[in-house]
RNA sequence: AACGUGCUCCGGGGUCGGUGUAAGUCCGAACCGGCGGUUAUAGUCCGCGACCCGCAGCUGCCGUUCCACCCGGAACGGAGGCUCGGUUGAACCGGUGGAAUUCCGGUACCGACAGUUAAAGUCUGGAUGGGAGAAGCACGUA
Numbered sequence: 001a002a003c004g005u006g007c008u009c010c011g012g013g014g015u016c017g018g019u020g021u022a023a024g025u026c027c028g029a030a031c032c033g034g035c036g037g038u039u040a041u042a043g044u045c046c047g048c049g050a051c052c053c054g055c056a057g058c059u060g061c062c063g064u065u066c067c068a069c070c071c072g073g074a075a076c077g078g079a080g081g082c083u084c085g086g087u088u089g090a091a092c093c094g095g096u097g098g099a100a101u102u103c104c105g106g107u108a109c110c111g112a113c114a115g116u117u118a119a120a121g122u123c124u125g126g127a128u129g130g131g132a133g134a135a136g137c138a139c140g141u142a
Base pairs, nucleotide, nucleotide: 002141003140004139005138006137007136008135010133015029016028017027018026030122031121032111033110034048035047036046037045043109044108052086053085054084056083057082058081059080061078062077063076064075065074066073067072091107092106093105094104095103113125114124115123
């Protein structure tokens, strides 16, 4: 150095105007883009995370009832945790080059769920959450 174990810390961004009783939701213009990968730098290529779904598997907790009355056991219900499975949006053309749907030029497109006096990528909420992963520290091992 590599590998293993443990710990610490970090880990999502985005507006102005107009109309109107009312809109950061409509109209006009604008702005934003998690993580890893990639012979060359990615919101749109590949994969992952989160959200959502599940009479799947494992697992502890709470409540009720029954049996037992020593340990405990069974059924029903409830809210969880982990694993697994499912679902999950969008880009082309030209140029440069050894190599780029990643750079440059042009023109596009996409963005969960719930809430809201008016319809949401940008407001509020679950979330002071979770997390792909990043960095560091310690110990151990040939």
FMN riboswitch aptamer (RFN element) from Arthrobacter saudimassiliensis, 142 nucleotides, folded computationally.
The coordinates come from a structure-prediction model, not an experiment, and the mean pLDDT is 84.
The model forms 97% of the base pairs in the Rfam consensus.